[in-house]
Formats: sequence, structure tokens, C1' cells
RNA sequence: GCGGCUGUAGCUCAGCAGGAUAGAGCAGGGGCUUCCUAAGCCCAAGGUCGGGGGUUCGAGUCCUCCCAGCCGCA
Repeated sequence: GCGGCUGUAGCUCAGCAGGAUAGAGCAGGGGCUUCCUAAGCCCAAGGUCGGGGGUUCGAGUCCUCCCAGCCGCA
């Protein structure tokens, strides 16, 4: 330099061919239970979906450029 893959909550990930208010588990917070802790159960919170632009009535999803990481070829 070229090609491919990945980027979504603090962490690990789902979201399968564009459509309903973006989810799950864990962690953290509150509560129940207990003499206390752990375990268990319940509740709430937490995201401008890596960034910019475009297509579309509508984009996490499609196109394009850039950034970061990984892999391969030179």
C1' cells in the first nucleotide's frame, strides 16, 4: 500500500432480508429476606448504536469518506 472482519449500556454480546417506545446477561444502585454476610427474589436507572455526509416517509441495519482494533497478501 491492497483486501477482509469487527465497533451497540461500565463489561460480554443479540438485534436474522430498513419499520413499531433500541434489548439480554453480568457489574454498579435501591428494596424484600437474614442476627449479619452470601445466595435467592423484586424494582429502577444506564445508549445521540465509533465519527461525518448521503439515500429513504423511515437507517443500529443500505451507500460513501474517515478513525480505532484484529486477520491476511504484498
A computed fold for a 74-nucleotide RNA from a Thermoanaerobaculia bacterium, annotated as transfer RNA. It was read from a public genome assembly. It matches the Rfam family "tRNA". By type it is a transfer RNA.